[in-house]
Context: one part of a larger RNA
RNA sequence: GGCGCACGGUGGAUGCCUUGGCACUAGAAGCUGAUGAAGGACGUUACUAACGACGAUAUGCUUUGGGUAGCUGUAAGUAAGCGUUGAUCCAGAGAUUUCCGAAUGGGGGAACCCAGCACAAGUUAUGUUGUGUUAUCGACAUGUGAAUACAUAGCAUGUCUGAAGGCAGACGCGGAGAACUGAAACAUCUUAGUACCCGCAGGAAGAGAAAGAAAACUCGAUUCCCUGAGUAGCGGCGAGCGAAACGGGAAGAGCCCAAACCAAUGAGCUUGCUCAUUGGGGUUGUAGGACACUCUAUAUGGAGUUACAAAAGAAUCGAUUAGACGAACCGUACUGGAAAGUUGGACCAGAGAAGGUAAAAGUCCUGUAGUCGAAAGUCGGUUCUCUCCUGAGUGGAUCCUGAGUACGACGGAGCACGUGGAAUUCCGUCGGAAUCCGGGAGGACCAUCUCCCAAGGCUAAAUACUCUCUAGUGACCGAUAGUGAACCAGUACCGUGAGGGAAAGGUGAAAAGUACCCCGGAAGGGGAGUGAAAGAGAACUUGAAACCGUGUGCUU
Numbered sequence: 001g002g003c004g005c006a007c008g009g010u011g012g013a014u015g016c017c018u019u020g021g022c023a024c025u026a027g028a029a030g031c032u033g034a035u036g037a038a039g040g041a042c043g044u045u046a047c048u049a050a051c052g053a054c055g056a057u058a059u060g061c062u063u064u065g066g067g068u069a070g071c072u073g074u075a076a077g078u079a080a081g082c083g084u085u086g087a088u089c090c091a092g093a094g095a096u097u098u099c100c101g102a103a104u105g106g107g108g109g110a111a112c113c114c115a116g117c118a119c120a121a122g123u124u125a126u127g128u129u130g131u132g133u134u135a136u137c138g139a140c141a142u143g144u145g146a147a148u149a150c151a152u153a154g155c156a157u158g159u160c161u162g163a164a165g166g167c168a169g170a171c172g173c174g175g176a177g178a179a180c181u182g183a184a185a186c187a188u189c190u191u192a193g194u195a196c197c198c199g200c201a202g203g204a205a206g207a208g209a210a211a212g213a214a215a216a217c218u219c220g221a222u223u224c225c226c227u228g229a230g231u232a233g234c235g236g237c238g239a240g241c242g243a244a245a246c247g248g249g250a251a252g253a254g255c256c257c258a259a260a261c262c263a264a265u266g267a268g269c270u271u272g273c274u275c276a277u278u279g280g281g282g283u284u285g286u287a288g289g290a291c292a293c294u295c296u297a298u299a300u301g302g303a304g305u306u307a308c309a310a311a312a313g314a315a316u317c318g319a320u321u322a323g324a325c326g327a328a329c330c331g332u333a334c335u336g337g338a339a340a341g342u343u344g345g346a347c348c349a350g351a352g353a354a355g356g357u358a359a360a361a362g363u364c365c366u367g368u369a370g371u372c373g374a375a376a377g378u379c380g381g382u383u384c385u386c387u388c389c390u391g392a393g394u395g396g397a398u399c400c401u402g403a404g405u406a407c408g409a410c411g412g413a414g415c416a417c418g419u420g421g422a423a424u425u426c427c428g429u430c431g432g433a434a435u436c437c438g439g440g441a442g443g444a445c446c447a448u449c450u451c452c453c454a455a456g457g458c459u460a461a462a463u464a465c466u467c468u469c470u471a472g473u474g475a476c477c478g479a480u481a482g483u484g485a486a487c488c489a490g491u492a493c494c495g496u497g498a499g500g501g502a503a504a505g506g507u508g509a510a511a512a513g514u515a516c517c518c519c520g521g522a523a524g525g526g527g528a529g530u531g532a533a534a535g536a537g538a539a540c541u542u543g544a545a546a547c548c549g550u551g552u553g554c555u556u
Base pairs, nucleotide, nucleotide: 001555002554003553004552005551006550007549008548009547015541016506017505020477021476022474023473024472025471026470027469031166032165039100040099041098042055043054044053046078047077050074051073052059061094062093063092064091065090066089070082071081072080105114106113107112115134116133117132118131119130120129121128136163137162138160139159140158141157142156143155144154171202172200173199174198175197182189186236212219213218223250224249225248226247233241234240254458255457256456257402261280262279263278264277265276266275267274268273269272285436287401288400289399290398291395292394293393294392295391301389302388303387304386312385313384314383315382316381317380318379319378320377321376323372324371325370329345330344331343333342334341346363347362348352354366355365356364407431408430409429410428411427412426413425417443438453439452440451441450442449493500494499513540516527517526518525519524
C1' cells in the first nucleotide's frame, strides 16, 4: 500500500409526514375609475428591521348586530394598559383615507418643485398657516363678438353621477396579418385567417324573426350539441382542405320604425299647394296597410327594467353576508412516557363525514345529521298599489310598402368550393332598374312550377370562458415531485434593457430548549439534569452510497 472485518465521521438518498400545489364538479358572482381606480412611494405600535394591517382620526375611529372572558397582529420578552358599564374577535353600514399614479392649477428626472383665486385663523403690519378651487375634450345654457353691415367663426362664464385610465396572460366581435413547416425539392396550395399587433366591448359576445330551407300530404327566427360524414364536393385532382339540408336533442319569444293618410305649429311663395317639426297612424306575401263602409269593445283580459313605450312605491317570502342549539362511556383492568390500542361491561345514532387530543376515539374536543337565527346591506321570487294597452269583417277607384339601392361589366375577397359551367355573400371602379299587371330565390342561363318580399332597427334562453367567492371531489403530486414559488418568491441573484430567474420544509406529546460542575481563548466537548428517547440538543425525524478515518486479520 491492497483486500476483508469492526467501530466512527462526513453526506443527505430512502421511508414516513404535509402547511402547498394540480385537475375537476356544483352553485354564486362577474367589471371598475374624476365621490380620484388598478398599482405604488412614504409613514403609523412603548421597544428595533421585515411581512401583514392601517393612513396625520394611521397596528386604528363611529355605529348596528353577533359573541363571551380574556385582550394589546406574525411574535416571544419587558413595560404600560384595556375588558362583564361586555373588550379582543366575527359580520353589516359609515367616517378618516398623506404623496404619486388617467393625475386633471403650471412644471417635472413618479412619489418632487412652483403658483393664481376665494374664505378662514393669526399678526401693529408683512411674512405665515389651514380649507376649498383652478387641466383638456364633449354636450347643453348664457353672455360677448372679428375680417364684414346682418351674421358666423372665435372668446368668456356656468351646468353635467359626461369621458379619460385600469383589467382576467381566459372567453367575444371587428381591423390588419406572417414564417418556419407540409407537399419527402418548390412556385399555386399548405401551415392559417393560425401566431403576433390594433380597436371596441359584454358578463357573456356575436347571430336572430325568411326577398329562408326545400321538392313532402312540406317545414317555419337565431344559437349550441349529436348525427349526417371524413359523405357531397374542392384540390399542382398532389399534399391536403372539407360542407349543408333532413333527422334527434338543449332552449324557446317575439317585436319596433320609414312610407301612404290625419291633425297641430311654423316657413315659403305661383293663395292653395310645397317644405320642416311634433303628435297620431301603420308594418305584410293565401300580399299587407292607408282609404271607404259595417260590426264590436273599455275587463273577471293583457303588459310593465331582457326586446316589444317609459318609469315608480309598498308588503311578504327565500337566498346570501356573523351565528345558536345539537345524542351517547366508563374502569384504582393490561401494555406503555402517553390509550384513542387490548380487555370487560355499557350507550347514542335523522349524527359511524372529517379534523384534533401524548399511538388507532360514533359516545373527550371542534364538529357532523337535524333544527333555529339578521339590526343592517345585497340579490331573487310572489302579491298589492300604481301606470299603460286594445278587436273583427267587407270593398278594390286612388295612394304607400326602405334607390345611386338591386343588378350588370371589369378587378378582388369570402363562401368546404383554388374562375371553374360558379349560383349565393361582400368590397373597389364604371354603368344602372322595376315599383304589386311589381320584385328576389330554388348552384351558369331560359321556361314551367314552387318558396319568399331585399335595399331600416331591437331582442332573453340554450353556447364560450374562469382572475375571483362558497361547498366539495380525486385508481392527482408529496419537497429534484406538485405552481417558478409548501419557507417573507416573481424574492435573492443575473442583464444597460426587454427580460431571465433560483436554492431553501420536519427537535419533542409538551421547551420540559440542558440549573450546576469540569477541560478549553473560543468553538466544541465531558459529567449532571430534562425527556419514552439527547445515538431527538436546535448544523435537531429516518439517516443509504460515494468519500475520510481509527482498530484489527490476511497479504505485498